RNA sequence: AGGGGUGAAUGCAUGAUCGCUCCGGCGCUUGCCGGAGAGGAAAGUCCGAACACCACAGGGCGCGGUGGUUCGUAACGCGAACCUCGGGCAACCGGGGGAAAGUGCCACAGAAAACACACCGCCGAUGGGACGCGCAAGCGUUCACAGGUAAGGUUGAAAUGGCGAGGUAAGAGCUCACCGCCCCCAUGGUGACAUGGGGGGCAGGGUAAACCCCACCGGGUGCAAGACCAAAUAGGGAGGCGUUUGAGGGCGGCCCGCCUGAAGCCUCCGGGUAGGUUGCAUGAGAUGCCGGGCGACCGGCAUCCUAGUUAAAUGAUCAUGGUCCGUCUUCGGACGGAAACAGAAUUCGGCUUAUAAUUCACCCCUUUUU
RNA sequence: CGGAACGUGGCCUAGCCUGGUAAGGCGCUUGACUGGGGGUCAAGAGAUCGGAGGUUCAAAUCCUCUCGUUCCGACCA
Numbered sequence: 001a002g003g004g005g006u007g008a009a010u011g012c013a014u015g016a017u018c019g020c021u022c023c024g025g026c027g028c029u030u031g032c033c034g035g036a037g038a039g040g041a042a043a044g045u046c047c048g049a050a051c052a053c054c055a056c057a058g059g060g061c062g063c064g065g066u067g068g069u070u071c072g073u074a075a076c077g078c079g080a081a082c083c084u085c086g087g088g089c090a091a092c093c094g095g096g097g098g099a100a101a102g103u104g105c106c107a108c109a110g111a112a113a114a115c116a117c118a119c120c121g122c123c124g125a126u127g128g129g130a131c132g133c134g135c136a137a138g139c140g141u142u143c144a145c146a147g148g149u150a151a152g153g154u155u156g157a158a159a160u161g162g163c164g165a166g167g168u169a170a171g172a173g174c175u176c177a178c179c180g181c182c183c184c185c186a187u188g189g190u191g192a193c194a195u196g197g198g199g200g201g202c203a204g205g206g207u208a209a210a211c212c213c214c215a216c217c218g219g220g221u222g223c224a225a226g227a228c229c230a231a232a233u234a235g236g237g238a239g240g241c242g243u244u245u246g247a248g249g250g251c252g253g254c255c256c257g258c259c260u261g262a263a264g265c266c267u268c269c270g271g272g273u274a275g276g277u278u279g280c281a282u283g284a285g286a287u288g289c290c291g292g293g294c295g296a297c298c299g300g301c302a303u304c305c306u307a308g309u310u311a312a313a314u315g316a317u318c319a320u321g322g323u324c325c326g327u328c329u330u331c332g333g334a335c336g337g338a339a340a341c342a343g344a345a346u347u348c349g350g351c352u353u354a355u356a357a358u359u360c361a362c363c364c365c366u367u368u369u370u
Numbered sequence: 371c372g373g374a375a376c377g378u379g380g381c382c383u384a385g386c387c388u389g390g391u392a393a394g395g396c397g398c399u400u401g402a403c404u405g406g407g408g409g410u411c412a413a414g415a416g417a418u419c420g421g422a423g424g425u426u427c428a429a430a431u432c433c434u435c436u437c438g439u440u441c442c443g444a445c446c447a
Base pairs, nucleotide, nucleotide: 001366002365003364004363005362006361007360008359009358010357012321013320014319015318016317017316018315020037021036022035023034024033025032026031039341043352044351046350047349048348049347050346051222052221053220054219058256059255060254061253063218064217065216066215067214068082069081070080071079072078083096084095085094086093087092097213098212102211103210104207105206106205119153120152121149122148123147126146127145128143129142130141131140132139133138161179162178164176165175166174180202181200182199183198184197185196186195187194188193226278227277228276229275236269237268238267239266240265241264248260249259250258271446272445273444285304286303287302288301289300290299291298292297323338324337325336326335327334328333371443372442373441374440375439376438377437380396381395382394383393390427398414399413400412401411402410403409420436421435422434423433424432
């Protein structure tokens, strides 16, 4: 210098004018003064919680979810470190229980798609047929009939360990070396696992984002939860179940257990209101420093308080400056243009998705120079 | 704000659970019958399943993300 990898940050600034929402003070008839006012994703609502109600949140079957190991965390499907397989020269990136418990599926093609099988081929040792030689036993030639075989070919996404040598009638883990696979032992590690040694001739194709098995987790409903106040109406009608032989409730599919329930409950039709307060802004909080840890993260001290709406506020215009792009240039600059994704609604921790323009840090590879 | 369902030719649906050939109706085009229209008959065209990624040999179908549409949920008595 060129190319690449990973992580993080910014998301125009300042001022003026006119407006909007909330809070505090003054005035109380309009109002005046001061302060605060969106995000890194506020989004998707995909996970996990807090909080609230269902008396407690029990057991079994079912259902749903997660899936290498060990940590972190309030918790998680999140994060960190490590293990292993695959890709890359590398930085680095991607995958992750079990297919030798069982069941299902594997279209078309192909002989065969999984208790194997044999289309072309190879062989035909052994048995058989035919011919020849021989006194005979038998020998030779031939057929490809029985039979043997899985080297090679063909099909397919996938064909029953790979390659080489020996062996054979031809072949074959049939035998052997190496590699792969499986089993056992030892050592190291908390563990996933790794290393070493011994044994087995190989049994066991793929698919679990198919059913399933194993381990672990999950009671339900969501701030329209819930609490309080106010207003209005016909405390109406129909049907069903029930009143100690127990309806209904425990917001879920079933069952059991337990609690409640001494009388009402459910569904439909009809009627009324379309209001306020609270929950609701001090929290698994933010910033800085110190300490522990490889790290995620944890601990201590100090400082700070930072939107709260519901017809749903957070905006518009102008000026100056900065950034980027284009044109011109007397290289000082001038002119013109652009600035994304989006927007709180009970609150947090994550993930995912969208994002103009730009910056920073660390690392890898190639080439050149010193 | 919370919860649920759906997306397949121009339109309305099936197929998805249990992966392998996207089927039907209406409409459209061409031809025949008719003087012409309507109607009937015959033939035909038209969808890679909202978009992207993944699992698998193979995806409309299974999984994840995303876009769009629709529906339900207030309180009192």
Overview:
This is a predicted complex of two RNAs, RNase P RNA and transfer RNA, with 447 nucleotides together. Rfam match: Bacterial RNase P class A. The family's RNA type in Rfam is ribozyme. The coordinates come from a structure-prediction model, not an experiment, and the mean pLDDT is 80.